[in-house]
RNA sequence: AGAGUUUGAUCCUGGCUCAGGAUGAACGCUAGCGGUGCGCCUAACACAUGCAAGUCGAGUGCCCGCAAGGGCACGGCAAACGGGUGAGUAACACGUUGGUAACUUACCCCGGAGUGAGGAAUAACCCGCCGAAAGGCGGGCUAAUGCCGCAUAAGAAAGGGGGGACGAAAGUCAUUCCCUUUUAAAGUCGUAAGACGCUUCGGGAGAGGCCUGCGUAGUAUCAGCUAGUUGGUAGGGUAAUGGCCUACCAAGGCUAUGACGCUUAGUUGGUCCGAGAGGACGACCAGCCACAAUGGGACUGAGACACGGCCCAUACUCCUACGGGAGGCAGCAGUGAGGAAUCUUCCGCAAUGGGCGAAAGCCUGACGGAGCGACACCGCGUGGAGGAUGAAGGCGUUUUCGUUGUAAACUCCUUUUCUGAGGGAAUAACUGAUGAAGGUACCUCAGGAAUAAGCACCGACAAACUAUGUGCCAGCAGUCGCGGUAAUACAUAGGGUGCAAGCGUUAUCCGGAAUUAUUGGGCGUAAAGCGUUUCUAGGCGGUUCAGCAAGUUUGCGGUUAAAUCCGGUCGCUCAACGAUCGACUUGUCGCAAAAACUACUGGACUAGAGAAAGGCAGAGGUCACUGGAAUUCCACAUGUAGGGGUAAAAUCCGUUGAUAUGUGGAGGAACACCAAAAGCGAAGGCAGGUGACUGGGCCUUUUCUGACGCUCAUGAAACGAAAGCGUGGGGAGCAAACAGGAUUAGAUACCCUGGUAGUCCACGCCGUAAACCAUGGAUACUCGGUGUAGGAGGGACUCGACCCCCUUCUGUGCCUUAGCUAACGCGUUAAGUAUCCCGCCUGGGAAGUACGGUCGCAAGAUUAAAACUCAAAGGAAUAGACGGGGACCCACACAAGCGGUGGAGCAUGUGGUUUAAUUCGACAAUAAACGUGGAACCUUACCCAGGCUUGACAUCUCCGGAAUUCCCUGGAAACAGGGGAGUGCCGUAAGGAACCGGAUGACAGGUGCUGCAUGGUCGUCGUCAGCUCGUGCCUUGAGGUGUUCGGUUAAGUCCGUAAACGAGCGCAACCCAUGUCUUAUGUUGUAUUUCUCAUAAGAGACUGCCGGCUUUAAGUCGGAGGAAGGUAUGGAUGACGUCAGAUCAGCAUGGCCCUUAUGCCUGGGGCUACACACGUGCUACAAUGGCCGGUACAAUGGGAAGCGAACCCGCAAGGGGGAGCCAAUCCCAUCAAAGCCGGUCUCAGUUCGGAUUGGGGGCUGCAACUCGACCCCAUGAAGCUGGAAUCGCUAGUAACCGCAAAUCAGCCAUGUUGCGGUGAAUAUGUUCCUGGGUCUUGUACUCACCGCCCGUCAAGUCAUGAAAGGUGGGGGUACCUGAAGUCGCGCUACCCCGUAAGGGGGCGUGCCCACGGUAAAACCACUGAUUGGGACUAAGUCGUAACAAGGUAUCCGUAGGAGAACCUGCGGAUG
Repeated sequence: AGAGUUUGAUCCUGGCUCAGGAUGAACGCUAGCGGUGCGCCUAACACAUGCAAGUCGAGUGCCCGCAAGGGCACGGCAAACGGGUGAGUAACACGUUGGUAACUUACCCCGGAGUGAGGAAUAACCCGCCGAAAGGCGGGCUAAUGCCGCAUAAGAAAGGGGGGACGAAAGUCAUUCCCUUUUAAAGUCGUAAGACGCUUCGGGAGAGGCCUGCGUAGUAUCAGCUAGUUGGUAGGGUAAUGGCCUACCAAGGCUAUGACGCUUAGUUGGUCCGAGAGGACGACCAGCCACAAUGGGACUGAGACACGGCCCAUACUCCUACGGGAGGCAGCAGUGAGGAAUCUUCCGCAAUGGGCGAAAGCCUGACGGAGCGACACCGCGUGGAGGAUGAAGGCGUUUUCGUUGUAAACUCCUUUUCUGAGGGAAUAACUGAUGAAGGUACCUCAGGAAUAAGCACCGACAAACUAUGUGCCAGCAGUCGCGGUAAUACAUAGGGUGCAAGCGUUAUCCGGAAUUAUUGGGCGUAAAGCGUUUCUAGGCGGUUCAGCAAGUUUGCGGUUAAAUCCGGUCGCUCAACGAUCGACUUGUCGCAAAAACUACUGGACUAGAGAAAGGCAGAGGUCACUGGAAUUCCACAUGUAGGGGUAAAAUCCGUUGAUAUGUGGAGGAACACCAAAAGCGAAGGCAGGUGACUGGGCCUUUUCUGACGCUCAUGAAACGAAAGCGUGGGGAGCAAACAGGAUUAGAUACCCUGGUAGUCCACGCCGUAAACCAUGGAUACUCGGUGUAGGAGGGACUCGACCCCCUUCUGUGCCUUAGCUAACGCGUUAAGUAUCCCGCCUGGGAAGUACGGUCGCAAGAUUAAAACUCAAAGGAAUAGACGGGGACCCACACAAGCGGUGGAGCAUGUGGUUUAAUUCGACAAUAAACGUGGAACCUUACCCAGGCUUGACAUCUCCGGAAUUCCCUGGAAACAGGGGAGUGCCGUAAGGAACCGGAUGACAGGUGCUGCAUGGUCGUCGUCAGCUCGUGCCUUGAGGUGUUCGGUUAAGUCCGUAAACGAGCGCAACCCAUGUCUUAUGUUGUAUUUCUCAUAAGAGACUGCCGGCUUUAAGUCGGAGGAAGGUAUGGAUGACGUCAGAUCAGCAUGGCCCUUAUGCCUGGGGCUACACACGUGCUACAAUGGCCGGUACAAUGGGAAGCGAACCCGCAAGGGGGAGCCAAUCCCAUCAAAGCCGGUCUCAGUUCGGAUUGGGGGCUGCAACUCGACCCCAUGAAGCUGGAAUCGCUAGUAACCGCAAAUCAGCCAUGUUGCGGUGAAUAUGUUCCUGGGUCUUGUACUCACCGCCCGUCAAGUCAUGAAAGGUGGGGGUACCUGAAGUCGCGCUACCCCGUAAGGGGGCGUGCCCACGGUAAAACCACUGAUUGGGACUAAGUCGUAACAAGGUAUCCGUAGGAGAACCUGCGGAUG
């Protein structure tokens, strides 16, 4: 300090996520030790048991006891501290600053004074009684430092008076003096001294009460609250002020600077995070507050409304003899419950502290310690040194190496820790005594490497990689995302990385997050400027002088508890921890000073603002009057068959006379030309003309006022398109809804014919729009250019003007510098530079929705969430791709032509079906006479059957044998069994080479799978003209430029221009063939030198020449010459890449699979099946023909297991024959056919056509049944030119004709590849179809339009709104009831004290009031049949609304309609 994640890539915006630190934690795995801390965050839930507050005999009485001592009671002090908890509390509760002249204070300290003399009771105790108990009652005795009078009164308190100071007075203040009234006391110990007490006063210390400025949560979907309320007077009450309380009087008080209400919460020092500002938190420790089962109340007391006191009420628990009683762990332990979760019913008062006591001492679950828990922090250890055969084992692997790894073993050493033994503290102060922890810490000795390592991770972020298993399964995941057969992402293993007695996970907080932005963000298009204007509160504010000192700044002082944090030093072996000193405590208060700025007060000014005067322009507004053109309607006239409407039609109108034309009339609405980037207005908006009334603006001049200004909330008002609503008019045209006609698969639409609200007017509502410049207002500053509107001044010209030119002010446009911006763009009319004020934003969706409030007649508007869900949503720009966008160009792409296919029969391939098998692959173009350039066996991969298992084939090892060859038996063969012949080559005489047989195991073998693991090869876009690079330049960047543009070309071909200059792969050329010529050669060609032909070497063509056009270019058009002219023609040649295109079956190859079989051999069968569908062909349908006869002319090729002549036989296929030829010689092969000549047929299913079938043959071959071609005779099917649709071809081409070859024994070849023969037609052209190229434009596409994507419906899941109601809760109001209790009042027969008065007690009652009850409302939460929408969910239904002109441009507001997206009307925006 950043990183990952939106995209094909980029920049930006923006959210989500991660890396860090922390914790009173919990969970999982693991665990050696010690120290220091911490340990119910949940149920302020309920509690068994024990303990946690007593003490004093030197206040007193009595009892027990010989005594020591103990007990009961009265009395004193303490029990208000200490300890716990955080429920309540949003408050003077807390923090901080002050005040108290408005107060209190037991014990303690200091000082003054006093302490005289009396009285009456009562508990314990004794006796009696009641009760289960708790406890109580009656009678009797008695004491005190208990209680009550009296005396004294310095002082105190209260009242009155005099003097003093200040003041004008009223009065205030301090101090002092005098008078009057009231009020005290207790004793004990001690021989004594004295000590401890007691009373009163003053002071102090410490403690407390009260008041106060400031600070201290959320919510406005809580906006008004308040009757003791605010104040006063009087009284009461209190320690004390005060509505604290009461009576009376007044009507106030609080609130947008947030009252009141609701929700949440103890608060602070501090803690955690953070660079800081700040955010979150408030365990432990410390201060304050509050509480003690829940609620109320008082008593005692210095102090309480009292945790371990009292009374009452309620709930709960316990005891009970049922009559009645007892209790309160949020003290320490502990139990149950709740919960993810939090400890011992321990030791001790030795230390520190507290209570009582004169003291000894007693008490103390405060405290000091120990125990449990890795809960946290800190420290230590689990050994150290050497040790290569780099051991074994594991894992990987290219198969012989790598790794684990100096790691181990092994050798030497050490002993922290551990075990045993011995010694053994400090903590103790204060003369002595006194140690819970503890035989602990610590020290010494002995023993022995001995007792001690795990956890998470290894795709990126983020350090660390391989193998196996699994196969979108199982699983992982913080985010992105992994897993569908080669997973570094799952699981396991090996290895590695990180941390380490811990490691991970989960939860929470801060950080990163400048992601609420004070420091430190934004608002044209990303979220975000209110539709506009006026105004109030508020905020801000021109120049100058003087004053003041509130803000501000400085100095000094007080305070800011301690602890914490930070720095120094010191103590525990170190550290954690602790001690001490310092600093800090950023705050606040007081005093003093300064006077620049701000505020305030006073004075002045004119540059802001306003006023006056004189002019000017204008669709500014309201009202009234008025005009012509046009549409429609009505009447009449002319006139006749159509009109209207559309892409085309129809509905519709018209012979009852339309449309058209003319005349006249009615009525409503809107205002052509002028007219414009124009003008006016705050915005919405405003347009015929005239008048009336009226608002604002601009210019000029100087005059006046003198800061009067700017901006404005959620506060107050006004205006506000269209649609819509109400009432009443009006209604020509247009036109939601509606009706009909079309279109369509449908058409609730687009188009057409009609048509109602509405549109218009008046009045009243509504209050919204893409109300947009998507840009709030004001002021100032900052280069220019060029239009236009309204003024003013000047110049020139003119008789004078206008026009024209210059300057200037105000508006309104365009271009642009600097600057800004993510970019696009903005740019004196800022989105620049600054200041002030307002509004608004904080991921997408849910949603501008729900609920609540306000407004509205309604429609609805406004204000405005959450649950849930996603990891994006978005802006600008870039490269592509695409468009039923545009421009240009090309191609047998279309058009113009010629011939076909699609119909028939057959051939062939494919699909499908069938089958034991019909082996496999190929499927738009780019599969289908394709792999196959030859399936009867073989091929062959398929099926059936029979066999083999180191194998048909390769290498290695061992043994044997030459090899080889012949015969017999079984069998379909493979194979199995048997017999015979045969003895080779080299050799140093061991043996070796080749071959054969046998054995063993390593291995062979696989046309088994994966072309989506691959190589290689091929197809296609496409022989299209493109595809890139280096350097430079431009851009934040993706990227661009170059490669665009203007010409030109077949071409990114060339030229010119140009921030590009060059280059590469492509194009072209180089290569081959053909065409002309020359030269050379001349076999086997030629009769021959020529020629032809063959072989070789050259020449020739380059827009070279001329002319036109063009930019003096490239080039193009025409011409000449020439065999050939603009690429001469044809071929070979295929850029970067695309299609996960094709091929594992041509070959090669990774991985997987089979191994007596998925391998190998053999026989037979199948690949040739056949209802059907498709592709490619052949032959035809005939007379441009068929048949018969005659006759002419090729080229390329092939030939030894070959081509095979002459001649002979056969109708023929063919047979015999064998010459010649290793081929320019011979043969296939007379080499041809179409052609030409002659004859016949005469339009017919034929003398067309030949399928099919019967018979007979020859040929190849072991073998033609399944399943060969060929010949002869006979048979003679469909078919008369082919629907929709579709293919090829631009010249020696199409079409027609035959010939040859490869493969091959033969052949299903009508196929393919070549060869020659005959030999056309047409192209005006680029509108359209297809494909392609370049530029441009739009885009929500990038898997790239076969894209993306919207809504209803159906299914599932989830959260949520409404809802008849239901349940619960807190608070308030009214009323009823009214415990205990204080206070008040009345009575006092009885009891006590007192001579009495009277007091206490008692009885009754009033006010207040807790609990409880009743009633009606409001609020909150939960729930609710049903219902509404929402979100999400690989492959459901219907359409296709949006993105391209998305096929009707889209969107906004509003209204109507419709299965749905949506459609239509009106107005608006351009995104």